[in-house]
């Protein structure tokens, strides 16, 4: 780079000490009642990868469905919100709030 997913699920120790929720900046929220990040075990899920079934196909194989956990991922609201583009609603207006796309990111396969 391309392709799909991103409203749903699933936490206990240990260890450790100040910030941390992906980058800026605003807001919101987590944090010495010890968080993120790390390690352990558990555990959710079901991208690939495996098995049964069933349909098509002369076959390769592709597709549905289901089983199960081997390869990854994942377990706080939560891809938190806004930023870029477009709509709607309210309002004299500054704006408030609601919805779609895009972009950014995360994961998987390639």
């Nucleotide at each position: 780079c391309u392709u799909a997913u991103c409203a749903a699920g699933a936490a206990a120790g240990g260890a450790g000490g100040a910030g941390g929720g992906a980058c800026a900046u605003g807001g919101c929220c987590c944090g010495a009642c010890g968080a993120u990040a790390c390690c352990u075990u558990a555990g959710c899920a079901a991208c690939c990868a495996u098995c049964a079934c069933u349909g098509c196909g002369c076959a390769a194989g592709c597709a549905g469905u289901g089983a199960a956990a081997g390869g990854u991922g994942c377990u706080g609201c939560a891809u938190c919100c806004a930023u870029c583009c477009c709509g709607g609603u309210u309002g004299a207006a500054u704006a408030a709030c609601c919805a779609g796309g895009a972009a950014a990111g995360a994961u998987a396969a390639g």

SAM riboswitch aptamer (S box leader) from uncultured Chitinophaga sp., 110 nucleotides, folded computationally. The RNAcentral record of the sequence draws on MGnify.